[in-house]
Molecule: transfer RNA
Organism: Halorubrum lipolyticum
RNA sequence: CCGGUAGCUCAGUUAGGGAGAGCGUCCGGCUUUUAACCGGACGGUCGGGGGUUCGAAUCCCUCCCGGC
Numbered sequence: 001c002c003g004g005u006a007g008c009u010c011a012g013u014u015a016g017g018g019a020g021a022g023c024g025u026c027c028g029g030c031u032u033u034u035a036a037c038c039g040g041a042c043g044g045u046c047g048g049g050g051g052u053u054c055g056a057a058u059c060c061c062u063c064c065c066g067g068c
């Protein structure tokens, strides 16, 4: 200096306001069956703590972890 957000890979931070995508798992459809494809569901202390604010993943402070 960069990064830490779902089981995994990541977006969202610019400019504060609904937490998301793909993969995965489960269920269903399709198919003689499987795979593929289609639909639905499941899944989060947003690294920890504190502060500011009506409101924080986002801004400020501090600590921890990883990379250079």
Stems, first nucleotide, its partner, number of pairs: 001067004007023004017054001024042006047063005